[in-house]
RNA sequence: GCCUCUGUAGCUCAGUGGUAGAGCAAUGGUUUUGUAAACCAUCGGUCGUCUGUUCAAAUCAGAUCGGGGGCU
Repeated sequence: GCCUCUGUAGCUCAGUGGUAGAGCAAUGGUUUUGUAAACCAUCGGUCGUCUGUUCAAAUCAGAUCGGGGGCU
């Protein structure tokens, strides 16, 4: 320098055009003499950034930034 994969909640990841979800974590509650466990609830993300396509974009296109892999 070229090719390819990847970026979504504090962490690990789903979601391939129509109002963004799960598990774990955190907080509160029930239970217990108390703690843990269990159960219930709550909180938490304008989807890396910018631009475009579309009635509508996490999703499609282009550029850019970060990370992984490959080739020379």
This is a predicted structure of a 72-nucleotide RNA (transfer RNA) from a bacterium. RNAcentral holds the sequence, with entries from ENA. Its Rfam family is "tRNA". By type it is a transfer RNA. Its mean pLDDT, the model's own confidence on a scale to 100, is 82.